[in-house]
Molecule: transfer RNA
Organism: Clostridiales bacterium
RNA sequence: GCGGGUGUGGUUCAAUGGCAGAAUGUCGGCUUCCCAAGCCGAAGACGUGGGUUCGAUUCCCAUCAUCCGCU
Numbered sequence: 001g002c003g004g005g006u007g008u009g010g011u012u013c014a015a016u017g018g019c020a021g022a023a024u025g026u027c028g029g030c031u032u033c034c035c036a037a038g039c040c041g042a043a044g045a046c047g048u049g050g051g052u053u054c055g056a057u058u059c060c061c062a063u064c065a066u067c068c069g070c071u
Stems, first nucleotide, its partner, number of pairs: 001070007010024004018054001026042005047063005
């Protein structure tokens, strides 16, 4: 330099054009003599910029980060 893959809560992963979810973690509450466990609740995310569309996490383009391969 070229080609390809991946990017979603703190972490690990879902969601094939129509309400962004789960587990775990964090915080609060209940329970307990205390801790742990358990139960209830809350906050928290679509890498970035454009395009298509009534509507984009999803499709297209560019870019950034990361991984793999080729040279």